A computed fold for a 73-nucleotide RNA from Treponema sp., annotated as transfer RNA. The RNAcentral record of the sequence draws on ENA. Rfam family: tRNA. From the family's description: Transfer RNA (tRNA) molecules are approximately 80 nucleotides in length. A source record names the gene trnT. The coordinates come from a structure-prediction model, not an experiment, and the mean pLDDT is 81.
Formats: sequence, structure tokens, C1' cells
RNA sequence: GCUCCUGUAGCUCAGUAGGUAGAGCACAACCAUGGUAAGGUUGGGGUCAGCAGUCCGAUUCUGCUCGGGAGCU
Repeated sequence: GCUCCUGUAGCUCAGUAGGUAGAGCACAACCAUGGUAAGGUUGGGGUCAGCAGUCCGAUUCUGCUCGGGAGCU
């Protein structure tokens, strides 16, 4: 230098032929217990890496940039 994969909640990840963003763990409150752990219920938490394009509508498609990973030279 070229090619490919990847970026979504604090962490690990799912998601969608373009139409309200989810799970587990973690966190908070409550229930329960003589008390703790385990357990149950509820809740908070997201510029879907950034910018632009297409579209009525983009986390999803396209281009560029940035971060991470792999391969080739």
C1' cells in the first nucleotide's frame, strides 16, 4: 500500500429483505428472610463510532473518515 471482517446499554452480545432498539450480567428500589446469600417483581440506563448521500422514513443500503482484528505484498 491492497483486500476482508468488525464497531449497538457499564460489560458480553442479539437484532432487522429499511418502519417503536432488545437479552443476559451488572446497577437501583421493593418483596421475601430472624438476618445474609440465593430467589421473585419493578425500574433507570442507548447521539446503534463520526460525517455525508439515497429514501416518505436509515441502526439496517451507498461513499468517505476514525478505532479494533485478520490476510496479502